Record summary:
Predicted 3D model of a 72-nucleotide RNA (transfer RNA) from a Prevotellaceae bacterium. Its Rfam family is "tRNA". The family's RNA type in Rfam is transfer RNA. Model confidence (mean pLDDT): 80 of 100. The organism belongs to Prevotellaceae, within Bacteria.
């Protein structure tokens, strides 16, 4: 250089092209307790970037960026 795979909450993962993008763990607040832990309740938090296709894109296409692998 070329080819393939991949990128979603802090982390690990979901989401036939269509519902308010969900779950677990973690974070914050509250209840409870003498305190802590546990338990329960509530709550914040994400689609790598720019374009394209479409009535509608996390999903499909192109380029770029990042990660992993293959190849001389």
């Nucleotide at each position: 250089g070329c080819c393939c795979u991949u990128g979603u909450a802090g982390u690990u993962c979901a989401a036939c092209g269509g519902a308010u993008a969900g779950a677990a763990c973690g974070g914050a607040a509250g209840u409870u307790u003498c305190c802590u832990a546990a338990a329960c309740u509530u709550u914040a938090a994400a689609u790598g970037g720019c374009g394209g296709u479409u009535c509608g894109a996390u999903u499909c296409c192109g380029c770029c960026c990042g990660a992993g692998g293959g190849u001389a």